[in-house]
Context: one part of a larger RNA
Molecule: large-subunit ribosomal RNA, domain I
Organism: Bacteroidia bacterium
RNA sequence: CGUAUGGGGGAUGCCUGUGGCUCUUGGAGGCGAAGAAGGACGUAGUAAGCUGCGAGAAGCCGCGGGGAUCGGCAAACACGAAUUGAUCCGCGGAUAUCCGAAUGGGGCAACCCGGCAGGCAGGAGGCCUGUCACCCAGCAAUGGGGGCUAACCCGCUGAACUGAAACAUCUAAGUAGGCGGAGGAAGAGAAAACAAAAGUGAUUCCCGGAGUAGUGGCGAGCGAAACGGGACGAGCCCAAACCGAGAUUGUUACGGCAAUUUCGGGGUUGUAGGACUGCAAUAUAUUAGUAACGACGAAGUGGAACUGAACUGGAAAGUUUGGCCGCAGAGUGUGAUAGCCACGUACACGUAAGUUAGUUACGAGUUAGCAGUAUCCUGAGUAUGGCGGGACACGAGGAAUCCUGUCAGAAUCGGCCGGGACCACCCGGUAAGGCUAAAUACUCCCAAGAGACCGAUAGUGAACCAGUACCGUGAGGGAAAGGUGAAAAGUACCCCGAACAGGGGAGUGAAAAAGAACCUGAAACCAUGCGCUU
Numbered sequence: 001c002g003u004a005u006g007g008g009g010g011a012u013g014c015c016u017g018u019g020g021c022u023c024u025u026g027g028a029g030g031c032g033a034a035g036a037a038g039g040a041c042g043u044a045g046u047a048a049g050c051u052g053c054g055a056g057a058a059g060c061c062g063c064g065g066g067g068a069u070c071g072g073c074a075a076a077c078a079c080g081a082a083u084u085g086a087u088c089c090g091c092g093g094a095u096a097u098c099c100g101a102a103u104g105g106g107g108c109a110a111c112c113c114g115g116c117a118g119g120c121a122g123g124a125g126g127c128c129u130g131u132c133a134c135c136c137a138g139c140a141a142u143g144g145g146g147g148c149u150a151a152c153c154c155g156c157u158g159a160a161c162u163g164a165a166a167c168a169u170c171u172a173a174g175u176a177g178g179c180g181g182a183g184g185a186a187g188a189g190a191a192a193a194c195a196a197a198a199g200u201g202a203u204u205c206c207c208g209g210a211g212u213a214g215u216g217g218c219g220a221g222c223g224a225a226a227c228g229g230g231a232c233g234a235g236c237c238c239a240a241a242c243c244g245a246g247a248u249u250g251u252u253a254c255g256g257c258a259a260u261u262u263c264g265g266g267g268u269u270g271u272a273g274g275a276c277u278g279c280a281a282u283a284u285a286u287u288a289g290u291a292a293c294g295a296c297g298a299a300g301u302g303g304a305a306c307u308g309a310a311c312u313g314g315a316a317a318g319u320u321u322g323g324c325c326g327c328a329g330a331g332u333g334u335g336a337u338a339g340c341c342a343c344g345u346a347c348a349c350g351u352a353a354g355u356u357a358g359u360u361a362c363g364a365g366u367u368a369g370c371a372g373u374a375u376c377c378u379g380a381g382u383a384u385g386g387c388g389g390g391a392c393a394c395g396a397g398g399a400a401u402c403c404u405g406u407c408a409g410a411a412u413c414g415g416c417c418g419g420g421a422c423c424a425c426c427c428g429g430u431a432a433g434g435c436u437a438a439a440u441a442c443u444c445c446c447a448a449g450a451g452a453c454c455g456a457u458a459g460u461g462a463a464c465c466a467g468u469a470c471c472g473u474g475a476g477g478g479a480a481a482g483g484u485g486a487a488a489a490g491u492a493c494c495c496c497g498a499a500c501a502g503g504g505g506a507g508u509g510a511a512a513a514a515g516a517a518c519c520u521g522a523a524a525c526c527a528u529g530c531g532c533u534u
Base pairs, nucleotide, nucleotide: 001531002530003529004528005527006526007525013519014483015482019454020453021451022450023449024448025447026446027445028443029442030148031147038099039098040097041054042053043052045077049073050072060093061092062091063090064089065088069081070080071079104113105112106111114132115131116130117129118128119127120126134145135144136143137142152183153181154180155179156178157177163170167217193200194199204231205230206229207228208227214222215221235435236434237433238379242265243264244263245262246261247260248259249258250257251256270413272378273377274376275375276372277371278370279369285366286365289362290361291360292359293358294356295355296354300349301348302347306322307338308321309320310319311318323340324339325329331343332342333341384408385407386406387405388404389403390402391401394420415430416429417428418427419426470477471476490518493505494504495503496502
């Protein structure tokens, strides 16, 4: 060096009930002072861990389901339960130590110490039950808040790296981060809107318009809108004028009048509307809510057809052959590959809590006209302007529009705003109060399902008792680790040995070269026999 046999090692193949990844459809979209999320400590006959539970402690009660076993993972021992229906499953309830927003006070979380009322015990520094934090609203009774939570949403605040091949305007980006707030969605929203000689008619989202018009150290880059097509479709309420009532204040020739304020009626718009005056009138439509029916809705119930023959085999579901069912030939399991063995599947059935978009009934409440036009009302430190910023695709630009720190500061329908400086004509609208479903965004979670997704160095960090072991003062970092067999049938008994090490027989098994360091068992590496070579 070769070869053979073994050891070693754990690659490869195969597998995956239990794992992950990415989605779909539907549901749910919150929990919490009635003490959450998350923990500590307990809790079983024996009990370290996990799971469950809470001093009533692997459990208690009620109702429903179910029908023979059961006392969780988890065997064995011991002792029990159950057809007077257990275990188990679903729904509702009871109990629920201590910490934790933690809330009687304190505190180095799971501990310490109190007040008041009641009780037990009793010469207690003992024990039990209840109650006692703060903030907001309210006279009070009382009600609400606080904390947690994956993403989505709104607001306030707000970087830098980076790009510009350097860099300062610019970009990254109103991104990341910080703070506040809310909902199942949020925000926006019923024209002081767009448009353009024609018209549209709240908002939101998608496709196009379009990388267009623009903007830009006209660099890097940034980047619309009208309009067209779709999804969805819904519109309303105040303030004021005016009328009335109450209260307070002022005044009074005590009749009242006036002012302020609270409440009720009234009223809500741009072909202006309303008040007011006159006339007319009870029509139409709609809805919170309630009830019934229906629907959905938990555990669950029924559910067809071979355990035919022969052969191989440890085992039949395989092969050959003969039948059968099918609204069921989805899938999984069963000793190899099963429509007819098991669980299921199609289909049919079933109701509680609860939900209700459906139908019907009742229904407080809301909702309308005609004419007149003298007077009154129609949101003020507002609109608007100057200065300084910001937002608009738009970087101060010819810069409209929107927001506002500051200084000024209107008009009142014969009014006012807009149509991208500004003016005129024309057109559109009616600001300075508010609410509003759907179409849209998201998925910590639940159910069912899918995959030209992974298959244990992959796929989640985690298929396994993993955010564990371990590391770090800490913030934080963070693993490795799956497979006997169909079934434990997990090797009685004997032998070697110091042996509870290891092994040899024997036995089990289809197989033990499947023996628990257990499927397959590559390579490195090690040993032994033989051969060759120096």